[in-house]
Context: one part of a larger RNA
RNA sequence: AGUCAACGGUGGAUGCCUAGGCGCUAGGAGCCGAAGAAGGACGUGGCAGGCUGCGAUAAGCCUCGGUGAGCUGUCAAGCAAGCGUCGACCCGAGGAUGUCCGAAUGGGGAAACCCGGCUGGGGUCAUGCCCAGUCACUCCGGUCUGAACACAUAGGGCCGGUAGAGGCAACCGGGGGAAUUGAAACAUCUCAGUACCCCGAGGAAAAGAAAGCAACAGCGACUCCCUGAGUAGCGGCGAGCGAAACGGGAUCAGCCCAAACCAGUACGGUGGAACAGCCCGGUGGCGUUGCCGUACUGGGGUAGCGGGACCCACCAGACCGCGCACCGGAGCGGUCAGAGAGUUACAAAGGUGACGGUUAGUCGAACACAGCUGGAAAGCUGGGCCAGAGCGGGUAACAGCCCCGUAGACGAAAACCGAUCACCCUCUCGGUGGUGUUCCCAAGUAGCACGGAAGAUACUCCGUGUGAAUCUGCGAGAACCACCUCGUAAGGCUAAGUACUCCCUAGCGACCGAUAGCGGACCAGUACCGUGAGGGAAAGGUGAAAAGCACCCCGGUGAGGGGAGUGAAAUAGAACCUGAAACCGUUGACUU
Numbered sequence: 001a002g003u004c005a006a007c008g009g010u011g012g013a014u015g016c017c018u019a020g021g022c023g024c025u026a027g028g029a030g031c032c033g034a035a036g037a038a039g040g041a042c043g044u045g046g047c048a049g050g051c052u053g054c055g056a057u058a059a060g061c062c063u064c065g066g067u068g069a070g071c072u073g074u075c076a077a078g079c080a081a082g083c084g085u086c087g088a089c090c091c092g093a094g095g096a097u098g099u100c101c102g103a104a105u106g107g108g109g110a111a112a113c114c115c116g117g118c119u120g121g122g123g124u125c126a127u128g129c130c131c132a133g134u135c136a137c138u139c140c141g142g143u144c145u146g147a148a149c150a151c152a153u154a155g156g157g158c159c160g161g162u163a164g165a166g167g168c169a170a171c172c173g174g175g176g177g178a179a180u181u182g183a184a185a186c187a188u189c190u191c192a193g194u195a196c197c198c199c200g201a202g203g204a205a206a207a208g209a210a211a212g213c214a215a216c217a218g219c220g221a222c223u224c225c226c227u228g229a230g231u232a233g234c235g236g237c238g239a240g241c242g243a244a245a246c247g248g249g250a251u252c253a254g255c256c257c258a259a260a261c262c263a264g265u266a267c268g269g270u271g272g273a274a275c276a277g278c279c280c281g282g283u284g285g286c287g288u289u290g291c292c293g294u295a296c297u298g299g300g301g302u303a304g305c306g307g308g309a310c311c312c313a314c315c316a317g318a319c320c321g322c323g324c325a326c327c328g329g330a331g332c333g334g335u336c337a338g339a340g341a342g343u344u345a346c347a348a349a350g351g352u353g354a355c356g357g358u359u360a361g362u363c364g365a366a367c368a369c370a371g372c373u374g375g376a377a378a379g380c381u382g383g384g385c386c387a388g389a390g391c392g393g394g395u396a397a398c399a400g401c402c403c404c405g406u407a408g409a410c411g412a413a414a415a416c417c418g419a420u421c422a423c424c425c426u427c428u429c430g431g432u433g434g435u436g437u438u439c440c441c442a443a444g445u446a447g448c449a450c451g452g453a454a455g456a457u458a459c460u461c462c463g464u465g466u467g468a469a470u471c472u473g474c475g476a477g478a479a480c481c482a483c484c485u486c487g488u489a490a491g492g493c494u495a496a497g498u499a500c501u502c503c504c505u506a507g508c509g510a511c512c513g514a515u516a517g518c519g520g521a522c523c524a525g526u527a528c529c530g531u532g533a534g535g536g537a538a539a540g541g542u543g544a545a546a547a548g549c550a551c552c553c554c555g556g557u558g559a560g561g562g563g564a565g566u567g568a569a570a571u572a573g574a575a576c577c578u579g580a581a582a583c584c585g586u587u588g589a590c591u592u
Stems, first nucleotide, its partner, number of pairs: 001591009015577001016541002020512002022509007029501002031167002039101003042055003046079002049075003061095006070083003106115003116135007137164002139161007171202001172200005182189001186236001212219002223250004233241002254493003261299010276289001277286002279329006304471001306441004310436001311434005317336006338429005350424005355418005361410003367383001369382004384401002386390001392404003447466007473488005528535002548576001551563004
């Protein structure tokens, strides 16, 4: 030096464990913010570094409810001082306080700082100083003013606004919009209207009550799923892309305007004293009334078996009032009655009560079983019991009956929610039929030409230009024309079924088990790196219980170790469960 064996050191694999993750299901919630958010800075404890909580009222203050014997959060023990059956601590509901920054908003600013005005208060002889309130911009409403330029308008002042601004995981609508890639190269094409950027909204969004489908039969808003179907088609007819109707389901809901016509108000025009008017008839009276146009308001009205307006006919409660006066008629308005409806659209605020639910909780069966092993019984043996409860967790090993629970049954002073019910409340109400070549039924629109988007021809959309008709109208039925059929554009609203999950509750898993599982089981978006955008770790386990080694010895009043003691175990001694391998040793044997 090597080989072998035994025993160690080092190291932290493996096994076991789980405080944390991952995926999903059901329900809830789906927003917070100038009444100052999200997120922070700085403070705040008797001793106080971090975390947590809180805000100069600062691990907290008040009220109400629950619970019931202990409590003063945690790492983390201790000392001190206290609180509590006159109900503390803790849990829930409501409220108060809430420094400074931050949309940040009095002005500024290198965030958490600096400097102000006004009103009121405090302090001082006085100033500096302190406290409370208030002072950004835009928009909307009201009101007073008010140019160029006469009216007017612009502009300005004042008052009011729970108006906006910023944040937020995914889902949604819109405006923009790639390339890698595929085509075995590449350009049309594809990837893909994807990624990404921007804007906007909601708990969903979007869409939506046919100018639709269809096919000689019919359907009857939209959305989503299955199917149709990888079909019809599109396509350097390459690569590839790729419907719709029908049918079956989910859920169901329909409405409001514009216009014709009537009335009123304002302005402009016209008219000029009466056979233009004042509801009709008669008498009297009035007449810048009337008529036309524009604007606004109210009524009316909403459709494709076309509808409505105008006009005519018939039927239809009570009372009161109205028009220049009186009488009669017709009409209009109000109240009541009758009928109906309503808070997601169709008008709009809701209130009270009931019921149900959410936010604390409460009760809850059955062995103080025996013996054995063991440090320990829940194990084994024997005996018993409950079960609407033998889900699960804990307890010194594996417990239905020890503890927490579980099945089941109850519970709210307060706040909130509800698609349920009642009442209050609110709203609506003439109907039917008929005639008409009378009037209305959404215009720079439809259509067309050129160019473009969707790979497109119809249909749809965009740009430029041109440019209709008016129900005997117009559009569509996949170039186009005719017939036929279907629909009624150029205004608007609309629940449910559908998508998603930052978040809350309950539960589940042939999901992970510390190089796994979220980056993060542990004080992690931390340490650290980077000017910055940004990147981004490592790190779990004594024991049932600290019973965490009193005391003695060596040693530097060490580190470390040896005794003693605790413990079932100390080769479980904190560098702590198990403790593999590489690597380093000690002892012995053998070989050289």